The RNA shown here (Fluoride riboswitch aptamer (crcB RNA motif)) has 64 nucleotides and comes from Candidatus Caldatribacterium californiense OP9-cSCG. NCBI's taxonomy places the organism under Bacteria, Atribacteria, Atribacterales, Candidatus Caldatribacterium, Candidatus Caldatribacterium californiense. The prediction has a mean pLDDT of 77.
[in-house]
RNA sequence: AAUUUCUCUGGGGAUGAAGCCCCCCUUUAAGUGCCCUUGAAGGGCUGAUGGCUUCUACGGAAAA
Repeated sequence: AAUUUCUCUGGGGAUGAAGCCCCCCUUUAAGUGCCCUUGAAGGGCUGAUGGCUUCUACGGAAAA
């Protein structure tokens, strides 16, 4: 320095934070939304969650 195995740990789930639960990955990884179109490109749309609750940011409507 490289390879393999085991253990521990860690990471991820389309934009932020906390709690709980669920799932996935083990660095050659999990993950990086949808629609139209294309050789590649390009255009349009939804949602701050993987799920639940709360908060924050943003957007719309109404009332005081």